[in-house]
């Protein structure tokens, strides 16, 4: 100087709201109804720049297959899978969001 892995899937969390449940207040004789997320809860949504997991990928190493192999095919365990500032606006669902557009625009 040039080149070569950094991908996928759920789960969980930070965070988020309010369909449903619960809770609170009010109405009602009651059954039940209304309002409240300015209710620390359950369900629910949920991260590129959060976490671990599984798969994948990369690097050599070992073993096996084939007439043969550093080269092709398969298996195994170890290691690696880095870095990462960021709107406005729009979109989804009941709704909102550190969700999606988006590792985008832009900045550096």
């Nucleotide at each position: 100087u040039g080149g070569c892995a950094g991908g996928g899937c759920a789960c969980u969390u930070a965070g988020g709201g309010u369909u449903c449940c619960g809770c609170u207040u009010c109405c009602a004789c009651a059954a039940g109804g209304a309002a409240g997320g300015u209710c620390a809860g359950g369900u629910c949504c949920g991260a590129g720049a959060a976490g671990g997991g599984c798969c994948g990928c990369c690097c050599g190493c070992g073993c096996g297959g084939c007439a043969a192999a550093u080269u092709c095919c398969g298996c195994g365990a170890c290691g690696g899978u880095a870095c990462a500032c960021g709107g406005c606006g729009g979109g989804c669902c009941a709704a909102a969001a550190u969700c999606c557009c988006g590792g985008g625009a832009g900045a550096g």